[in-house]
RNA sequence: GAUAGAGGUGCGAUGCCGAUGAGUACUCCUCCGAAAAGCCCCGGGCGGCGGGGGGAUGGAAAGGCGGCGUUGCCGAAGCGGUUUUCUCUGCCCAAGGGGGGUCUGCCGCUGGGACAUUGCAAAAAAUGUAAUGUACUGUCACUUAUGUGGAGCGCUAUC
Numbered sequence: 001g002a003u004a005g006a007g008g009u010g011c012g013a014u015g016c017c018g019a020u021g022a023g024u025a026c027u028c029c030u031c032c033g034a035a036a037a038g039c040c041c042c043g044g045g046c047g048g049c050g051g052g053g054g055g056a057u058g059g060a061a062a063g064g065c066g067g068c069g070u071u072g073c074c075g076a077a078g079c080g081g082u083u084u085u086c087u088c089u090g091c092c093c094a095a096g097g098g099g100g101g102u103c104u105g106c107c108g109c110u111g112g113g114a115c116a117u118u119g120c121a122a123a124a125a126a127u128g129u130a131a132u133g134u135a136c137u138g139u140c141a142c143u144u145a146u147g148u149g150g151a152g153c154g155c156u157a158u159c
Base pairs, nucleotide, nucleotide: 001159002158003157004156005155008074010073011072012071013070014069015068016067017066018065026058029055030054031053032052038049039048040047041097042096043093044092045091046090077110078109079108080107081106082105086101087100088099089098111137112136114134115133116132117131118130119129120128121127139150140149141148142147
């Protein structure tokens, strides 16, 4: 270097179901109230919207999760930073900026899942991630033993 392979409450994709989202957004009716302010990401123009509060009728969805099945796998993959493509953010005006999604490359962190605490993300007590800690697990090194330490750029087998 090539090929094959192991870890286990292992990882991803996808289908179905479920919880959350939420009795929220929105719809319809009505009351108070405003009468030009405000909103539609940022400038100008155009266009649109009853902005706010109360009651009542009907009443979601997405992103993010969980379970089961199928399937592909064992840096599986996840997260952070940066970059590229396309796209959404009412329309137009010239070029952009901001935000959301998506795709690509590069860099960094994490051996694996579980539990606890804290921070961050998230609507969230779901979930993820980072740090710290606990017990466990696979692996290697050191060690008489007990145990200690390391990281997947690792480990095992064959060539």